[in-house]
Large-subunit ribosomal RNA, domain II from a Mollicutes bacterium, 682 nucleotides, folded computationally. Lineage of the source: Bacteria > Bacillati > Mycoplasmatota > Mollicutes. It matches the Rfam family "Bacterial large subunit ribosomal RNA". Its family is annotated with ribosome and structural constituent of ribosome in the Gene Ontology.

Context: one part of a larger RNA
This record gives sequence, C1' cells and structure tokens, in this order.
RNA sequence: GCCGGCGAGUUAUGAUAUAGUGCAAGGUUAAGCGGAAUACGCGGAGCCAAAGCGAAAGCGAGUCUUAAUAGGGCGUUUUAGUACUAUGUUGUAGACCCGAAACCGAGUGAUCUAGCCAUGAGCAGGUUGAAGUAAGGGUGAUACCUUAUGGAGGACCGAACCAUUAGACGUUGUAAAGUCUUUGGAUGACUUGUGGUUAGCGGUGAAAUUCCAAUCGAACUCGGAGAUAGCUGGUUCUCCCCGAAAUAGGUUUAGGCCUAGCCUUUUACGAUGCUACUUGGAGGUAGAGCACUGAAUGUGGAAUGGCCCCGUCUUGGGGUACUGACCACAAUUAAACUCCGAAUGCCAAGUAUGUUAGUAAGGGAGUCAGUGUAUGGGUGAUAAGUCCAUGCGCGAGAGAAAAAGAAUUCAGACCGUCAGAUAAGGUCCCAAAAUAUAUGUUAAGUGAUGAAGGAUGUAGGAUCGCACGAACAGCUAGGAGGUUGGCUUAGAAGCAGCUACCCUUUAAAGAGUGCGUAAUAGCUCACUAGUCGAGUGGUCCUGCGCCGAAGAUGUACCGGGGCUAAACAUAUUACCGAAGCUGCGGAUUUAUACUUUUAGUAUAAGUGGUAGGGGAGCGUUCUAACUGCACUGAAGAUAGACCGUGAGGACUAUUGGAGCGCUUAGAAGUGAGAAUGCCGGC
Repeated sequence: GCCGGCGAGUUAUGAUAUAGUGCAAGGUUAAGCGGAAUACGCGGAGCCAAAGCGAAAGCGAGUCUUAAUAGGGCGUUUUAGUACUAUGUUGUAGACCCGAAACCGAGUGAUCUAGCCAUGAGCAGGUUGAAGUAAGGGUGAUACCUUAUGGAGGACCGAACCAUUAGACGUUGUAAAGUCUUUGGAUGACUUGUGGUUAGCGGUGAAAUUCCAAUCGAACUCGGAGAUAGCUGGUUCUCCCCGAAAUAGGUUUAGGCCUAGCCUUUUACGAUGCUACUUGGAGGUAGAGCACUGAAUGUGGAAUGGCCCCGUCUUGGGGUACUGACCACAAUUAAACUCCGAAUGCCAAGUAUGUUAGUAAGGGAGUCAGUGUAUGGGUGAUAAGUCCAUGCGCGAGAGAAAAAGAAUUCAGACCGUCAGAUAAGGUCCCAAAAUAUAUGUUAAGUGAUGAAGGAUGUAGGAUCGCACGAACAGCUAGGAGGUUGGCUUAGAAGCAGCUACCCUUUAAAGAGUGCGUAAUAGCUCACUAGUCGAGUGGUCCUGCGCCGAAGAUGUACCGGGGCUAAACAUAUUACCGAAGCUGCGGAUUUAUACUUUUAGUAUAAGUGGUAGGGGAGCGUUCUAACUGCACUGAAGAUAGACCGUGAGGACUAUUGGAGCGCUUAGAAGUGAGAAUGCCGGC
C1' cells in the first nucleotide's frame, strides 16, 4: 500500500412539542402484596388538572399594593385535562467516536548514573634530582661554597588503565553513541572491585538544569479516569419536496456563544405580500449657486493706525512703492456652507395582473472567516490593499463562449431521444458552419499589448491665401544712394551691445534674414524684372497606420497552421452553435376539477442545489403469529442479455452439503471509503 473483518447520536431519568390510543371535569397509580408469570387482580400513599392573588398570615372570582371604595399589577369573564406509547429537541449523566500536554493520590526504583561511607585492588619502562645527610673547603663561631649521598614532586617522557581533542568512516550502523588515525591524564582533587547510604513538593550536583535504570525544567507503575479539549480528524442505505448564511446588537468577546435577521415544517388568518400605473406626501443628495458661514484673487474708493514734512509745536495742514476694516465691480471655492434643487429610492391610498405571496403562533435548524464584478462613496497617492452601500454572480450552479480559468458573456441541468429552430460566440484548415455579398480603409503581419512626445505615412472633410492681369519651385539679372545712421567702443562699417528705424533714386532693394571679417571685404536672403506655363501654399477637424517599444528554459502578447484578408469600418443575406426553447415518449410534486373515492383521469404550474428542515421507502440480525421450502439438495459461492426511479428483488445453471424463507407486527450491538483509525492476511 491493497484486501477482509471490526469501527461513531446510545441508555436511564426529567422537561417540552407533535402524532396515536384509553378515560374525561376528571385522569392515573408507586413501592408493595397475591400469582408460575412481565398476564391478571389488589394497592389511592402520591402526582397532574379543575382558581387565582399575595413574601406571608390570609382572602377568594377575585386578590395584592395603599390611608383609600382612587389608580395600577396578576387573574376571572374564552371549561380540557390526564395516563401510556412513538417520534423531534433539550436538562442531568462520559452522552456521537477517537485524540492531549498536564493535575492529584498511593507505591516501586541509586544492579545505570551523582555524592558520601566501609573494606580491598591497580599504576611497564625511562627522565629530572627538592629537603636532609656525609666529606672537604670556609668563619672567632655561624653563614656560605664544592663534591658526594639522598630520592621529594596535584614534576617530565611514555605503555597498561582512565578520558575523548580533531578528522574520516559509519547514519535501514558491527554499535539506540561505535571503528580507525590523532589527542589529554597516567603517584593522583588518580583509577577501580565488593558491600552500604541519600527518593520525586525529593535526592545528588568541582554547577551543564547535570544525573536519578536507553525516560528528567521535575523518574517510573497503578489508580482518580471515559480528567478536560470553545480545537483538529472521522461519523456507514435509497428516492422525493423546500432551501439558507457568512449581517446587527451583546459578550475576558473576536476562528466560541446568546438574541434578532435569513431557511424549513405544522396550525390559524384570508389579499394584508410582490410588480406596473395613477394620485397625494415627507426629504436637502447629484447638480448648481454665493443670499448666510468659512476659504480665496484682482481693480477702484476708503475710515483707522504707522512713518515723513510744515506749523502759532495743544487743537491743525500736507505727503506717503506702509497697513487696509468697510463699500462697489469682476472672477473663484466647500463632507461638517445653502437663495435653490432633481433623477432614483421611501411612505400612503386607488386600479390592474398572476395557482403570487404575506402575517401570527408553535416544533426543528444551520449561519456570525465570505468573495468577484458593475455602480456610488470613506481612507490612501481618484496606489495596492482595506472599509461601507446598491444590484448581479460564485459560494450552493452543471451546459455553451472567452485556447486553458470559482466570480466575465449567454443560459438555470426531472429522465430518455442518431428530431427541429435558436442565444452568446462563430463559419480557410486543425474544428460544426460563408474561401458569402456590397462599399471603403490599412501595407504596419497593424490586426495579434502600452504613455507623454515626435513625424511632408496615407484617406476624407473644412477654411484662409496666391494664380493665364502668369502664381509655387527652378534658372538669368538686380538687390542701390544719404551712410561707416546715432551712441558705445581699441575697432562696431546692415549683422557684439543700446537706441532710432527716416529720406532719396527706383521695376525693386530692411538703417537689414543668415554665413563671414580684428574691423572692412566677400557670400546670401527679403524685395524686383525676365524666362517657363498650371496649379500652389498655410491652418484646423477626422479615419487607419509609423516611431517611442529592452528580460531572463524555447518561437512565446493570434490557441496553432497560416492569412494582405482568413485584418478593420459600415450594411445585407445564409448557416453552425447550449443540458436554454420546441417536437415525441416517460416519471414525479403541488393546485384545481371530475370520477368507476382512497386511487385514477384531465388541465395548469413546477421538479440545479452545500449547511439545513420535511416526507416516503430498501436492506441486515433477532422475536411473535400465520404460512411455506429443503439430501429429488437449505444457507453460502460463481456466472448470466430479467424486474424496480433507487436502496434492492427474482429466476436459471454450476458449485456447495444442512438448514432457510414469504406475509403482518415488534425490538435493535441495523448499513463503511476515508478517522497519520484497530486487528489479521498478502
């Protein structure tokens, strides 16, 4: 891992609701006794109901409060209960099952290890050479020196022994801590044998929370014990009907719970519900506005105040690139501004439509992590993210489209069908259907990602100029004089800069458009004439394109091939395309009607579904009654094209070799795929 077996809402006793049965203003016994008995009988203690109110005494259709005969609270005026059984839910119990880490009690452990006690044992070999001592020297005597002797040391080197520094191997090992090489101690605070001692709220500790039998921030064993677990996992047959929530308030509350909201079911009421329209309302949002409250700009007027000047320095006069209330005009602005003010939405009444709800009271829930999108907002940076509101979806929704995709688009799956017409989206091939039609656009593979910005891309439109009295472009020629204008400057002559920008000759020519010079010079332009002979120039609005455009495995930003349409725009006609719609056949639910009235027929509307509520069934084991099968072959097993919507049920053949069913009731150790489930097999 697979297969097989086992494996989870039970039981007792109260409460409550529903259903059934008995009796009914009553209902009913409990223990116990008789009895073979759980049958039956006895047993009326007790319990519930028939009357309530008050804390109570108590009173009583009333009572309590109170001084009250007031007012008010709870009752009466509305007669149904009670016992048992079943089912739903719930309280108390382990209470659907498995699962802690822990806590407490009583014991067992120092054969491992830590310390200590008692008594024993062990330490090759080599080195160093302390004190002391002896002899000699030396001193007044010591001291001291030399040479010997001596053999000290938590001394040195190094085996046994003890330890384990580093590395490698080993890592389902030889080993639940080892092996090899290397390393530290090796007469000592050394190592070690045997015996003893200290015990868990404890001991021991050269101290690491270390060790106390492979277990230690509190050992192990058994017990309290099925501790508790607002947490995780699991929870076993079928069909039918309905079908949520992820919100509010509260919470030592935030991943839990309570009440409400939303679901289901029963009963009652009977149009009260939804939608559309009409009529009548309340309101201060969007917008708008500046009349108020604030913000904020300019111009003009202007008081007050400041500064300066004049003065008989008191009253005063004048000035001011200071301040600037207030007024007028113009132009702005606001979630907490409003002289105004919608659309929606909301409330009420009326009308219309629909087998469409609604409300109340009971039983049962689940939900309290939501999420995407469109729209309106808060916060933020009109970021992400996050927090609200309204609608739709997913959640709990399959099918078609978007290559693939919870949330987008289309569309809501009762079942069958080798029938039809469609939606979104598509129709060259992959791949069902147009290589359709008409008119344009695009040349970029744009299509098939992207901005500011840039550009004689191209198509369409508008408008303003010039032009056969000759435009635009090209070519030929001119482009002058006062004058080198004035100033400035070393110089400034059209052309560094400042200033002015006139006049003359002209067909025309700027006190000069650019290049250039130190300054001149030189080239050129504006402007003009000639030549040529038909369009030319500017601005604006649009369509489609171009550049801007760099990424990491491999083209890789059409799903692919490939496409110049098989791209884009506008229009048209066909076709394809879904579990939507229709046809045919069938099932089932609800309502209504009818009937050969307890099940049929007809009509209509339904039949996606998680949590969850309700209904109807299948099967297993046993019991009772009834009725059957079986050695002429039971159960079980294997196989098969049968029946049933399904759980399932028959039949036949083979195997097997002794028990097993139908029907109707009843009772449950009653259904397995999941629990890192348990046991067994492989």